Predicted 3D model of a 1474-nucleotide RNA (small-subunit ribosomal RNA) from an uncultured prokaryote. It matches the Rfam family "Bacterial small subunit ribosomal RNA". Gene Ontology terms of the family: ribosome and structural constituent of ribosome.
[in-house]
RNA sequence: AGAGUUUAGUCAUGGCUCAGAACGAACGCUGGCGGCAGGCCUAACACAUGCAAGUCGAGCGCACUCUUCGGAGUGAGCGGCGGACGGGUGAGUAACACGUGGGAACCUGCCUUUUGGUACGGAAUAACGUUCGGAAACGGACGCUAAUACCGUAUAAGCCCUUCGGGGGAAAGAUUUAUCGCCGAAAGAUGGGCCCGCGCUAGAUUAGAUAGUUGGUGGGGUAAUGGCCUACCAAGUCUACGAUCUAUAGCUGGUUUGAGAGGAUGAUCAGCCACACUGGGACUGAGACACGGCCCAGACUCCUACGGGAGGCAGCAGUGGGGAAUAUUGCACAAUGGGCGAAAGCCUGAUGCAGCGAUGCCGCGUGAGUGAAGAAGGCCUUAGGGUUGUAAAACUCUUUCAGAUGCGAAGAUAAUGACGGUAACAUCAGAAGAAGCUCCGGCUAACUCCGUGCCAGCAGCCGCGGUAAUACGGAGGGAGCUAGCGUUGUUCGGAAUUACUGGGCGUAAAGCGUACGUAGGUGGCUUAGUAAGUUGGGGGUGAAAUCCCAGGGCUCAACCCUGGAACUGCCCUCAAAACUACUAAGCUAGAAUCCUGGAGAGGUGAGUGGAAUUCCUAGUGUAGAGGUGAAAUUCGUAGAUAUUAGGAAGAACACCAGUGGCGAAGGCGGCUUACUGGCUCGAUACUGACGCUGAGGUGCGAAAGCGUGGGGAGCAAACAGGAUUAGAUACCCUGGUAGUCCACGCCGUAAAUGAUGGAUGCUAGUUGUCAGCAAGUAUACUUGUUGGUGACGCAGCUAACGCAUUAAGCAUCCCGCCUGGGGAGUACGGUCGCAAGAUUAAAACUCAAAGGAAUUGACGGGGGCCCGCACAAGCGGUGGAGUAUGUGGUUUAACUCGACGCAACGCGCAGAACCUUACCUGGUCUUGACAUCGCAGGACAACUUCAGAGAUGGAGCCCUCUUUGAGAGAAUUUGGUGACAGGUGCUGCAUGGCUGUCGUCAGCUCGUGUCGUGGGAUGUUGGGUUAAGUCCCGCAACGAGCGCAACCCCUAUCGUUAGUUGCCAGCAUUAAGUUGGGCACUCUAGCGAGACUGCCGGUGAUAAGCCGGAGGAAGGCGGGGAUGACGUCAAGUCCUCAUGGCCCUUAUGGGCUGGGCUACACACGUGCUACAAUGGCAGUGACAGAGGGACGCUACCAGGUGACUGGAUGCAAAUCUCAAAAAGCUGUCUCAGUUCGGAUUGUUGUCUGCAACUCGACAACAUGAAGUCGGAAUCGCUAGUAAUCGCGUAUCAGCUCGACGCGGUGAAUACGUUCCCGGGCCUUGUACACACCGCCCGUCACACCAUGGGAGUUGGUUUUACCCGAAGCCGGUGCGCUAACCUUAGGGGAGCAGCCGACCACGGUAGGAUUAGCGACUGGGGUGAAGUCGUAACAAGGUAGCCGUAGGGGAACCUGCGGCUGGAUCACCUCCUU
Repeated sequence: AGAGUUUAGUCAUGGCUCAGAACGAACGCUGGCGGCAGGCCUAACACAUGCAAGUCGAGCGCACUCUUCGGAGUGAGCGGCGGACGGGUGAGUAACACGUGGGAACCUGCCUUUUGGUACGGAAUAACGUUCGGAAACGGACGCUAAUACCGUAUAAGCCCUUCGGGGGAAAGAUUUAUCGCCGAAAGAUGGGCCCGCGCUAGAUUAGAUAGUUGGUGGGGUAAUGGCCUACCAAGUCUACGAUCUAUAGCUGGUUUGAGAGGAUGAUCAGCCACACUGGGACUGAGACACGGCCCAGACUCCUACGGGAGGCAGCAGUGGGGAAUAUUGCACAAUGGGCGAAAGCCUGAUGCAGCGAUGCCGCGUGAGUGAAGAAGGCCUUAGGGUUGUAAAACUCUUUCAGAUGCGAAGAUAAUGACGGUAACAUCAGAAGAAGCUCCGGCUAACUCCGUGCCAGCAGCCGCGGUAAUACGGAGGGAGCUAGCGUUGUUCGGAAUUACUGGGCGUAAAGCGUACGUAGGUGGCUUAGUAAGUUGGGGGUGAAAUCCCAGGGCUCAACCCUGGAACUGCCCUCAAAACUACUAAGCUAGAAUCCUGGAGAGGUGAGUGGAAUUCCUAGUGUAGAGGUGAAAUUCGUAGAUAUUAGGAAGAACACCAGUGGCGAAGGCGGCUUACUGGCUCGAUACUGACGCUGAGGUGCGAAAGCGUGGGGAGCAAACAGGAUUAGAUACCCUGGUAGUCCACGCCGUAAAUGAUGGAUGCUAGUUGUCAGCAAGUAUACUUGUUGGUGACGCAGCUAACGCAUUAAGCAUCCCGCCUGGGGAGUACGGUCGCAAGAUUAAAACUCAAAGGAAUUGACGGGGGCCCGCACAAGCGGUGGAGUAUGUGGUUUAACUCGACGCAACGCGCAGAACCUUACCUGGUCUUGACAUCGCAGGACAACUUCAGAGAUGGAGCCCUCUUUGAGAGAAUUUGGUGACAGGUGCUGCAUGGCUGUCGUCAGCUCGUGUCGUGGGAUGUUGGGUUAAGUCCCGCAACGAGCGCAACCCCUAUCGUUAGUUGCCAGCAUUAAGUUGGGCACUCUAGCGAGACUGCCGGUGAUAAGCCGGAGGAAGGCGGGGAUGACGUCAAGUCCUCAUGGCCCUUAUGGGCUGGGCUACACACGUGCUACAAUGGCAGUGACAGAGGGACGCUACCAGGUGACUGGAUGCAAAUCUCAAAAAGCUGUCUCAGUUCGGAUUGUUGUCUGCAACUCGACAACAUGAAGUCGGAAUCGCUAGUAAUCGCGUAUCAGCUCGACGCGGUGAAUACGUUCCCGGGCCUUGUACACACCGCCCGUCACACCAUGGGAGUUGGUUUUACCCGAAGCCGGUGCGCUAACCUUAGGGGAGCAGCCGACCACGGUAGGAUUAGCGACUGGGGUGAAGUCGUAACAAGGUAGCCGUAGGGGAACCUGCGGCUGGAUCACCUCCUU
């Protein structure tokens, strides 16, 4: 410090997630030792048992025990002090509770200091005794007794009260030696009470709250101020700077995180507060309204003799319960501290220690060195090796920790040590007792094999898994941490993702529709003053601990100690006066006003005008009109439409008209007029900061809609009808009502938009236009200036697009708004509205994205340009018939398999009777038909024969070569054996190779440079041109590569070389180029020439080129072929071959027989033959080219009607042969199902072959089907082409209508590019990128989830009114009662009980508010691999879309009205640049 994740990719926006640190944690696996710390976060739930507060005989009496008689001690009481500390908990509390800093009207036991005093009396009472009641707890009566218990008197330095005369008020002794104690007072210290400033959670879907409430006076009360209480008076007080209400919460020092600012938190330790079963109350006391005190009420538990009693672990242990979860009913007062005591001492679950648990932090160990045969084993392997790995073993050492033994502290300052025989130290034995956990796809360090096969599973995010998973599970190996490691939870960080530091709002979320204006915020220049803010100095405080720094102590560390710094704060004080503020005085630059002009669809009212539509009347006139893509509904012979004239009515104002004008916005358009708002130019004068913004608030606010009353021509939601359509609740058409118009009143919303809040200042220009003004002159312009309104453009800004003096630039001020998508602008609540609805405005749940700008593609029922037998123009076909062949389907034991739009279907198959053959039946073999190696053996093979359907089995026959040889070797074969063979089994979606296709289309890229944040662009676009990214020109590009072209082959012309098997002009010869001769010609096949826009003219830009011409065999690529860029289609092929993986191994392998691949209701593709006269038949006879031939082609002769057969000859072929070319020509037939057509069938044959039944070809005779030119649709072809005619070859024993070649004859047409198809380039839109066979919306159906409404119902909290009124204080009364004092002895004073009253807890009744749970039914929402209906959106998405509103409809939606561009295309206008 960042990283992953939206995309095909990019930049930015934006969320989600991760890496870090922390924890009072929990869970899983594992676990050696020690130190230090921490340990019920949940039920403030209930508690058995023990302990946690006592002490004092030097205050007092009594009883008892012991006694050395000196005394010592024990017990229950009276009395004193302490039980208000210490310890626990966090329920309540949003508060002067806490924190911090101040303040005045107070108290303070014990302690310290000072001062004064401590005299004289009195009456009781507990204990005790007697007695009574009670189960108990406990209580009653009578009697006796003491005090440092209680009371009175005296005294009063000082104190208190006072009407200033006076009045009031104290004590306690103990012991004899000191002392201790007691009382009054004044100070101090300590502790506490009270008041105030500031700070201190969330919600406004809580906006008003308050009657002792706010203040005053008198009184009461308190230690003390005060409505604290009371009576009276006044009507205040708090609140948008958030009162009240609701929810939540102990606060702080601190802790944690963070660079910090902040955020979260408030265990342990420390300070404060509150509480002590729940609620209320007071008593005592210095202090309590009291955790281990009292009284009352309530709930609960226990005892009981049923009458009545007892209790309070949120003290320490412990129990039950709750929970994911948190310890021992331990030891000791040795230390520290506390209470009492004069003291010894006693008490102390405070505290000090120990126990339990890896809960955390820290430290240590589980060994060290040497050790390569790189052992064995494991794992992987390309089979060689690699790795585990110096790791182990082995050898040599060491002993920390743990263990054993010994010794043995400090903590204590004289005694006293729970811890504890602990820490530490010494000795001993032996490597001995001691390693796990998580991870290994990226983020993120670390990889392989096997298993599994969208299963099982993983997952923090992205995502893995559908047969080769580094992502699941196991293993080997590796990485990380380590007595721990992971997971889960929570917090901060990263997150600048709430932005003070430190964000944004044109299009990503985000500017209120617009203005006026209140509070508030903010604000021009000068001077003087003040000192609130501000700045500086000083002082006080900011507890300790913690953090930080330095030093020190435990062997180190954690931990602890000492010192420092810090605690960013608050308060006081001194000073300064620049800035802000305040006060005072002034100024004129902001703002406003006066004056003179100006422009304008600014507003409101009234009046008025013409054109048009419709209607009415009348005329002319006749059969149609209207409407559409085409129609129909509709109107019209009752006279429409058309046309002429007149009239009526309502609404809107053509041209002018303009990115022109006005207005705050919405908006405003004929003309005239009345009233009226604002703006602006120019001048002076005047006021003197009066300004800006603006939460709430108020006004205005398109269209639609609502109410009342008018009006109603046209248009037109709804509605009706006609069309379209699969449907058409739409688009189109014909009608048509609300409405649109007016008046008044509501509504308050729009894509109310510049998607851009208002104000002010500053920051290059150029050029239009509107309204003024000034100057200059060419009198029509120029220049300058102010205000508006546009375009382009610099700096700057921006993610980019773009903005750019009319900012989205640079700054200041104020307001509004945003914080992932969906749920949702929805629900609930509130406010407004007649309603429609508006406004304010969530959550649960769900997703990992949603969204912006730009890029490259692809696509468009977008545009432009161009090409192609693409269309058009033509010629001939297919589709109909019969048949051949292939496919689908069906059938079958099997009909083997593959190929499926173009680019499968006469395709693999250049040839299935057996074989082929992969399929089926039957029967059969198991190291195998085939390969290699090892063992044993000798023949094996061929031939003959038998069985068998055959494979196969039996028998006979047979006896290899080299070496001198025992023997060995080689070849071959048999047997058995194991490694292995074998597989046309699967996967073409694991692959290689090969191939198809777009497409022989003109494209596809790179280097450097430049531009851009980037993806990318440029080049490759543009103007021309070409078959071509072909070439030229221009240009931030310059070059280059793969393609194009050329180079290659054939063909067309010529030359040359060479003439045999070819040829023959001339010579000779023959039946014949047969032979001699010749190589001129043809031909053959080598080498050359030739064509290049080279030449001329025109055109073009003077270019490239194009057009025409000349010459030429050939002319603009001469014709044809081979040649196939980057890539696309997971295209095809595992059945050509090769190959990974998987599968079979007496079978999915091998061999054999027979069958099948040839089936046949049917459908399709591709052919052939035809339907005839451009023909059939018969006759005739001429002219090719290219091929084949020895297991062959066969001349010739003979036989046969023929297929063919029997002889026979030549030829390994420019020699011989296949071989006859056929269309042609002549004659005939004469339009018929024919002398067309030949299917089908019968019979007889021929040939091949082991074999023609399933299942060959051919021949002859006979038979003579459909078919008379083919629906929708569709194919090929642009010249030696189509059409037509025959010939040949491969495969092959035989079999071809197919395929591949060859020549013969030989056309028609192309105006042209509007349209169909395909393609190329440019441009445009896009929500597509698996790329339109894309994406995607809503209803309905099903499952699940959360949520709203809901008759009601069950709780909680709170509130109002009333009733009840325990205990208790207070007030009244006090006739009953009373020891102290007084007394005149009667009584008084003072008091107690009792009674009454006020207040008041609990409780009750009725009503309200609020909150939570449940709830039949119901509403929408979300989610869910393959449900239904449509196709609304994205391209002009096929009716441009969207916003508001209203109506309608299964649904997306449709329609009306107004608005927007965030609409494509074309045209026009305007403007700018060159």